The RNA shown here (transfer RNA) has 74 nucleotides and comes from Comamonas sp. lk. Its Rfam family is "tRNA". The family's RNA type in Rfam is transfer RNA. Rfam links the family to the GO term triplet codon-amino acid adaptor activity. It was read from a public genome assembly. The prediction has a mean pLDDT of 81.
């Protein structure tokens, strides 16, 4: 500098032929269980889906620009 692939919950990621409540484990709290602790059950809480714009009746998903992050390449 060129091309590619990624940014969605504290973490690791799913979800892109646009569609009616954005989920999943793990951690989190909180309650049953125990003599207590941890596993195991149960319930809750948590999101400007990187950022700006633009198509759309509807955008995380199409489209453009921006920026970070890995990779390969000169």
């Nucleotide at each position: 500098g060129g091309c590619g692939a990624g940014g969605u919950a504290g973490c690791u990621c799913a979800g892109u032929u646009g569609g009616u409540u954005a989920g999943a484990g793990c951690a989190c709290a909180g309650g049953a269980u125990u003599c207590a602790u941890a596993a195991c059950c149960c319930u809750g809480a948590g999101g400007u889906c990187c950022c700006g714009g633009g198509u759309u009746c509807a955008a995380a998903u199409c489209c453009c620009g921006g920026u970070c992050u890995c990779g390969c390449u000169a």